Predicted 3D model of a 73-nucleotide RNA (transfer RNA) from Rhodopirellula sp. It matches the Rfam family "tRNA". It is annotated as a transfer RNA. From the family's description: Transfer RNA (tRNA) molecules are approximately 80 nucleotides in length. The prediction has a mean pLDDT of 83. The RNAcentral record of the sequence draws on ENA.
Parts: sequence; C1' cells; structure tokens
RNA sequence: ACGCCAGUAGCUCAGUUGGCAGAGCGACGGAUUCCAAAUCCGUAGGUCGAGUGUUCGAGUCACUCCUGGCGUG
Repeated sequence: ACGCCAGUAGCUCAGUUGGCAGAGCGACGGAUUCCAAAUCCGUAGGUCGAGUGUUCGAGUCACUCCUGGCGUG
C1' cells in the first nucleotide's frame, strides 16, 4: 500500500425483510440475613466509532474517514 472482518450501555454481545434500541454481567435501591455472600424484586445507564448521502423512516443501505484485528506483498 491493497484485501477481508469488527466497532451498539461500564464489560461481553444480540438486534430477523429498513419500522418502539435490547439481554447477560456489573452499578445503585429494596426484600431476605445478626452482618455479609447467594437468591429474589426494582431503578438508572445509549451522539449505535465520526461524518455525508438515499429514504416517509437508517443500528441496518451507499460513500469518505478513524480505531482495532487478520491476511497478501
């Protein structure tokens, strides 16, 4: 330099044919306990890597760029 893959909550990830952004873990509050752990109930947490475009509507499609990984030379 070129090719491919990935980027979504603090972490690991899902998101179907473009149509309400989610799960587990973690955090916080409560129940329980002598106190904790475990368990149960609840709450908060998001510029979907950045931007532009297409569309009535984009996490999803197109293009450019950024970051990481793999490969070729």